Predicted 3D model of a 1500-nucleotide RNA (small-subunit ribosomal RNA) from an uncultured bacterium. It matches the Rfam family "Bacterial small subunit ribosomal RNA".
RNA sequence: GUUUGAUCCUGGCUCAGAUUGAACGCUGGCGGCAUGCUUUACACAUGCAAGUCGAACGGCAGCAUGGGUGCUUGCACCUGAUGGCGAGUGGCGAACGGGUGAGUAAUAUAUCGGAACAUGUCCGGAAGUGGGGGAUAACGUAGCGAAAGUUACGCUAAUACCGCAUAUGCCCUGAGGGGGAAAGGAGGGGAUCGUAAGACCUUUCGCUUUCGGAGUGGCCGAUAUCAGAUUAGCUAGUUGGUGAGGUAAAGGCUCACCAAGGCGACGAUCUGUAGCGGGUCUGAGAGGAUGAUCCGCCACACUGGGACUGAGACACGGCCCAGACUCCUACGGGAGGCAGCAGUGGGGAAUUUUGGACAAUGGGGGCAACCCUGAUCCAGCCAUGCCGCGUGAGUGAAGAAGGCCUUCGGGUUGUAAAGCUCUUUCAGACGGAAAGAAACGGUCACGGCCAAUACCCGUGACUAAUGACGGUACCGUAAGAAGAAGCACCGGCUAACUACGUGCCAGCAGCCGCGGUAAUACGUAGGGUGCGAGCGUUAAUCGGAAUUACUGGGCGUAAAGCGUGCGCAGGCGGUUUUGUAAGACAGACGUGAAAUCCCCGGGCUUAACCUGGGAACUGCGUUUGUGACUGCAAGGCUAGAGUGUAGCAGAGGGGGGUAGAAUUCCACGUGUAGCAGUGAAAUGCGUAGAUAUGUGGAGGAAUACCGAUGGCGAAGGCAGCCCCCUGGGCCCUGUUUUGACGCUGAGGCACGAAAGCGUGGGUAGCAAACAGGAUUAGAUACCCUGGUAGUCCACGCCGUAAACGAUGAGAACUUGACGUUGGGUUUGCUUAGCAAAUGGGUGUCGUAGCUAACGCGAUAAGUCUCCCGCUUGGGGAGUACGGCCGCAAGGUUGAAACUCAAAGGAAUUGACGGGGGCCCGCACAAGCGGUGGAGUAUGUGGUUUAAUUCGAUGCAACGCGAAGAACCUUACCUGGUCUUGACAUGUCGAGAAGUCUGCAGAGAUGCGGAUGUGCCUUCGGGAACUCGAACACAGGUGCUGCAUGGCUGUCGUCAGCUCGUGUCGUGAGAUGUUGGGUUAAGUCCCGCAACGAGCGCAACCCUUGCCCUUAGUUGCCAUCAUUUAGUUGGGCACUCUAAGGGGACCGCCGGUGACAAACCGGAGGAAGGUGGGGAUGACGUCAAGUCAUCAUGGCCCUUAUGACCAGGGCUACACACGUAAUACAAUGGUCGGUACAGAGGGUUGCCAACCCGCGAGGGGGAGCCAAUCUCAGAAAGCCGAUCGUAGUCCGGAUUGUUCUCUGCAACUCGAGAGCAUGAAGUCGGAAUCGCUAGUAAUCGCGGAUCAGCAUGUCGCGGUGAAUACGUUCCCGGGUCUUGUACACACCGCCCGUCACACCAUGGGAGCGGGUUCUGCCAGAAGUAGUUAGCCUAACCGCAAGGAGGGCGAUUACCACGGCAGGGUUCGUGACUGGGGUGAAGUCGUAACAAGGUAACCGUA
Repeated sequence: GUUUGAUCCUGGCUCAGAUUGAACGCUGGCGGCAUGCUUUACACAUGCAAGUCGAACGGCAGCAUGGGUGCUUGCACCUGAUGGCGAGUGGCGAACGGGUGAGUAAUAUAUCGGAACAUGUCCGGAAGUGGGGGAUAACGUAGCGAAAGUUACGCUAAUACCGCAUAUGCCCUGAGGGGGAAAGGAGGGGAUCGUAAGACCUUUCGCUUUCGGAGUGGCCGAUAUCAGAUUAGCUAGUUGGUGAGGUAAAGGCUCACCAAGGCGACGAUCUGUAGCGGGUCUGAGAGGAUGAUCCGCCACACUGGGACUGAGACACGGCCCAGACUCCUACGGGAGGCAGCAGUGGGGAAUUUUGGACAAUGGGGGCAACCCUGAUCCAGCCAUGCCGCGUGAGUGAAGAAGGCCUUCGGGUUGUAAAGCUCUUUCAGACGGAAAGAAACGGUCACGGCCAAUACCCGUGACUAAUGACGGUACCGUAAGAAGAAGCACCGGCUAACUACGUGCCAGCAGCCGCGGUAAUACGUAGGGUGCGAGCGUUAAUCGGAAUUACUGGGCGUAAAGCGUGCGCAGGCGGUUUUGUAAGACAGACGUGAAAUCCCCGGGCUUAACCUGGGAACUGCGUUUGUGACUGCAAGGCUAGAGUGUAGCAGAGGGGGGUAGAAUUCCACGUGUAGCAGUGAAAUGCGUAGAUAUGUGGAGGAAUACCGAUGGCGAAGGCAGCCCCCUGGGCCCUGUUUUGACGCUGAGGCACGAAAGCGUGGGUAGCAAACAGGAUUAGAUACCCUGGUAGUCCACGCCGUAAACGAUGAGAACUUGACGUUGGGUUUGCUUAGCAAAUGGGUGUCGUAGCUAACGCGAUAAGUCUCCCGCUUGGGGAGUACGGCCGCAAGGUUGAAACUCAAAGGAAUUGACGGGGGCCCGCACAAGCGGUGGAGUAUGUGGUUUAAUUCGAUGCAACGCGAAGAACCUUACCUGGUCUUGACAUGUCGAGAAGUCUGCAGAGAUGCGGAUGUGCCUUCGGGAACUCGAACACAGGUGCUGCAUGGCUGUCGUCAGCUCGUGUCGUGAGAUGUUGGGUUAAGUCCCGCAACGAGCGCAACCCUUGCCCUUAGUUGCCAUCAUUUAGUUGGGCACUCUAAGGGGACCGCCGGUGACAAACCGGAGGAAGGUGGGGAUGACGUCAAGUCAUCAUGGCCCUUAUGACCAGGGCUACACACGUAAUACAAUGGUCGGUACAGAGGGUUGCCAACCCGCGAGGGGGAGCCAAUCUCAGAAAGCCGAUCGUAGUCCGGAUUGUUCUCUGCAACUCGAGAGCAUGAAGUCGGAAUCGCUAGUAAUCGCGGAUCAGCAUGUCGCGGUGAAUACGUUCCCGGGUCUUGUACACACCGCCCGUCACACCAUGGGAGCGGGUUCUGCCAGAAGUAGUUAGCCUAACCGCAAGGAGGGCGAUUACCACGGCAGGGUUCGUGACUGGGGUGAAGUCGUAACAAGGUAACCGUA
């Protein structure tokens, strides 16, 4: 950040940080320091990685030197003489150093201890080093073999080998005694001896024995060290003892015998995984993760086994055997082991050079020089990491050009660049030039040793030499801004925005999520942000995550209290005294390797890095002390807990008996046609007599009233009454007694509703299954009629429930009020008793406090304590597998893969409900008249068409846009034309403009002819108009009403919609606006944590109804004259006209109401309770309608989607719907006569009189720019006549024909008239519309549009009703409340099967592999034992022979291998089971509202 419309909480997912032996992408200047096969413990070509010593030895293959000989004077030969030295004997080393992490959960590691050991070289001490012997390699000769190698014979040496002597130490012992060693080499040398070698002396290095030390190694113990209990039992050398063997050494280490032990819930055994530690990363810490580089330990060296040698190995560069693999081969045989350094192949996302040097440090050998050393030191490769430096600095506004954006003004890139002035790090060039190197050696001096001035050793001075790196670090010089910047990101988290392209496509994405034509989210560009020789991505660890909670969480409803109790182990535990010292606390000592981290210094120019010192290493051990607390031991106490005695209440439990009412059945009687059942019915029962009613009987089950939020029980649960047996509780008063005996409780044991199971009974009613009847689209349901298991009893199982207070048990503490139940006590009083206080139970409300809220609140969910159980996102799943239990059903324990970013709790506002209350409306009802049926008109859909232009589509589209399509309109189609255009502005040129006219053509248009010369002027020219040219542009009824403005519809003229401040709430929000009345009204009054206010309501406006004033022409006419006529005179009283006023306010009276608001009635009044009508439409809803009124963003067309013209179409027609006019007739039709309006229109006009025509109309022309003239006859009505219930004298469609009018033109396609024709239709199914009074109904009149065209529409008046009891119901609305899983808001949400695709997984006849166990076979090499065969130098012996040794054989142990059977695990498997996921599939409608049968849990 993300669940919601919003909120709080719970809870998961995700991000920001740090880190890495990393890898990948893009990019890449320099240097320093460090790191560099994490994968196949895979296989390895080639080279190197362990040799050295001639001062142990015999010697001399090769090299060098010297000498000698021959002489062809530069050649050959000889000579171990010298330097040295191949191979060999011998010594030391090779067990170190280097690599790797396969194995190993303890034969390991870490820490701390221990006793029964060994130890080459080294150090210190003691003693010795005498005298002999026999061999053997090399070598020679002869063989074999391809090779590796090997055989026979012969010669020879030693510090090689073997005796003898000696024995201070040493070993054994029976304490007498016995046993056991050695090797020489080198340097120097005065005497003496010797021919010489030498003896001898001395020094030194060796050698032997022994004692001790140091360091090293072996062994033992304690503590600590991963996960799994779906691994609970393991173990026969196993555990112990005695004895023996064996080892360097203790020990079942091995063997014989004896005993039966040993380990394990404090996790044995088994399985999986893993080298361990110092440390490293992270973290505030506690922790978590990790174990590269460096250091310590262990293990391993192709795989398995084995020993030999040796001080040390069971041995990386040794041996033997077995196996696999590779190589050589002459096929007979042989050879090999990079997990050393480089390197190769392979694997992999991925990890370097087949480099230099022993100069330094260290190691081996050697007296030493020195040799060896892929240890090491260096260099090389790689941005792999850390650190440092640079890629320039200053100035520079014409804010250049270019880019990008733009509201076209400008902005931005940007002082950035250019330009000017400087600097030169680094790189490059040239030159200079370190430290790392002093030991050793030489000379001299001194000292030691010695007989010695020699040798040797030590110290000091002087001094020659020695550098891989490397001419490197570093320094200097010249030149010149010169050679050096990228990567990621820019919707929120998260710093940073615009344009274009794209159009749910391409793509992005860590989470939320972007993209469907205006994308700050994709791609590109400009700009910006961040970091910078790097930057991003991926992977991984810790953190954030208090999201495993020790520090530091929770469990009423979010996940989470076991259904309940008893109780072993364990954990915890009242009060007091004494002791002890295990825990605890304090001090000291030892140890805690170094490195690392931290602090203070030092060295590289700094830093990284290196280095000195300190601190730290929170640990372990030993020891001393303390005695508060916990523990332990002993002794007390009574407040916890029990016990005795005396009482009380109770559906507590088990057994037995018994009672009445009711249902059903049976028998009999009375009695007759129905009964029963439902929303309505039917199935069913009944004339074979039901139901009803009376009497009697049978049987089973359950116990009305009392009865209650009452009682009892651990829970489940328990109900008529009586008896028997029995458990628990309570209280008090006083008391008796024990003396912590307590609480909790993993495993364990017991109880445990209903359903279900087994056996045997029982069965009245009810009633799964089942049957039938209904309902329904279906109805395997709900409803009805029946009905079997079952329900009941006995015994035995099962062991689960929404087993709930969704609240584990115990203890303590913390204001109150009111009930109720049972108890005892005391006090008071007004005594059938009441009241107060008290403790046990059970309830309601509520303080503090707690809680996310709801709520809890002494019966806590408050404050603390102790113990147990459980939880860690949703789904998958309480599923699978395995185990245990069960007769079965099933229960219990209980995962993973995969998938989602939520799932959830409480509360809020709405909306909705086949929830509730109140109220309103022509909403229903009561009425009147219609529609739906007919033909016609008109609109729409559909279809058709070249086109039937477009839009409007439930109410709220459909006589709507359209207040009027023959052309035009016109947007559509066909055909013909034009391209700066039909229209606008600007530039240039020409011409006034214009008028008349000819030809071609359907016309647009094309080609012509004639006429006409205007206006203003500062005389330059200008304005309007027309034509032509070119370019900017015009034009578009093209798209998007889902980009928009404006306008409009609708809910709805409904009474609502909000705000400020205050208050309440963590918050969304609430309050106000709810409540009681009242109203047409949120209208008003009262009350109230609200007080006020705004938009709506009302009023103000228009009109109409009454009156008054003013004014009288074209209006009017009472009086006076006059006329056919208000015609004229006259008048303005009246009507009327049109301007201004008045009037109505519940104002008055009575009643009701709360003394209110208001309502009811009355009076007066023209009008009475908003008088009637209109205009006026709150916040908002419907992405409602309109880009085709207009305006407008974006997109699209530009010789066409623009413009013009002719003709056609919008008028089609199997059909369906809407809206109308006309009718179906007598309240009528027709004919004749006759009366009365209002409001309008009129000069391109209305048109009078009069004439003509049957008529439409024609002629005519008076009057009128209108209170004057005219349209204009109002019609229904009234008075007469006729028709007589019929498809008519109703009705008028249709058609024929003749005309009229308008118009350029009535064919497609106008209206009207006359004559003729005379269709359907006889009042309209389901359904549905309007209307409450001057209304409906009915009658005509006028206007707009308009050349003409009206049944439409907008107005006008005439005549003029009926009904409303009422609000149950339908529809819509308002308000309060309730439920909700809805919020796109019920046209909502949502469940399951089936079908399709994909994914993971269980079962599965089996198949294949790993691992392990048991039994058996087998037995290489080796060791040990035995040995009668064979061989045999040293010693003994005169000899024979012996001792000893070897070979061979054999026994035991044992690797590989084989056979058989188990366990466990992995892979695979026809088929099969469920699960998950997937924009628009099928069937239903289960759940959410009373979800339409309340829902849910357990069971069948």